[in-house]
Small-subunit ribosomal RNA, central domain from an uncultured archaeon, 354 nucleotides, folded computationally. The RNAcentral record of the full RNA draws on ENA and SILVA.
Context: one part of a larger RNA
RNA sequence: CUGGGCCUAAAGCGUUCGUAGCCUGCUUGGUGAGUCCUUCGUGAAAUCCGUCGACUUAAUCGUCGGGAGUGCGAAGGAGACCGCCAAGCUAGGGGGCGGGAGAAGUCGACGGUAUUCCCGGGGUAGGGGUGAAAUCCUAUAAUCCCGGGAGGACCACCAGUGGCGAAGGCGGUCGACUAGAACGUGCCCGACGGUGAUGGGCGAAAGCUGGGGGAGCGAACCGGAUUAGAUACCCGGGUAGUCCCAGCCGUAAACGAUGCAGGCUAGGUGUUGGGGCAGCUACGUGCUGCCCCAGUGCCGCAGGGAAGCUCUUAAGCCUGCCGCCUGGGAAGUACGGCCGCAAGGCUGAAACUU
Repeated sequence: CUGGGCCUAAAGCGUUCGUAGCCUGCUUGGUGAGUCCUUCGUGAAAUCCGUCGACUUAAUCGUCGGGAGUGCGAAGGAGACCGCCAAGCUAGGGGGCGGGAGAAGUCGACGGUAUUCCCGGGGUAGGGGUGAAAUCCUAUAAUCCCGGGAGGACCACCAGUGGCGAAGGCGGUCGACUAGAACGUGCCCGACGGUGAUGGGCGAAAGCUGGGGGAGCGAACCGGAUUAGAUACCCGGGUAGUCCCAGCCGUAAACGAUGCAGGCUAGGUGUUGGGGCAGCUACGUGCUGCCCCAGUGCCGCAGGGAAGCUCUUAAGCCUGCCGCCUGGGAAGUACGGCCGCAAGGCUGAAACUU
């Protein structure tokens, strides 16, 4: 000496379940595989270290039943740690019970406003659109007002750095089924745990296949403008799509650009859920105050950081396990493989250049 890193410089897999592996709480007894100590054997010679010597020195060479040779084998011993066996424990984890919270998921039923279209009535010359216009609609009566109907999509206000979910994500009402989390609990099990290569599931939007649906919006496309041009921005139309069912795709600035789990480390101030105590009470799952647990924001000490910042929701101090990085470009390309109907996805170079 035996790497340094991953919020923003290269770097946390989109997310989760979980196989192998790695790691693993407290107590007692046993065992003695790992581990440690002692002794013996072995560890050829050369080499290495040491003694003495030779060549004027050195390098080099010789000499000595001198050492070393981190290893292997055998015997004896130790029993802290680690492994194994046995017994026990309850602080981790799981379960039961209790009353609450929630846009958590799937399915079904119902409702609401608005847009569009159709029909009827009223009514007459414009309407629409823009910076200004025009394309466009309208005398087959539009726009506008009233009434009725059809259909699809979407759920204003409530709505909140509010809630729920592993993430993607989730928002009208009611019901059925399903799942998870928090809190309370002198109840039960008794380490059953953590992480997780390979693998499996889920996974916005767009896209794809088959079938349905199609109001509004609207890639492509067609017009009108603008302009030097205008394959755009603005305007009038408009197909796929957007919606539903079944099946693919598997990506994203899938972001907190921050992997998961556990422990420890000043405070202050909001807020959501649950609980405890006290006061008030129009007694109601009510109001107020203080405290505890779990979540979610803001500020901030120490510490950390290149700084921005971060700071009990760490990017601080420790532990376990996984993933990933190693100058820029070429390139997330080529080739090969695997997956996909395709689009493409995953894996993933080099020459050359700088």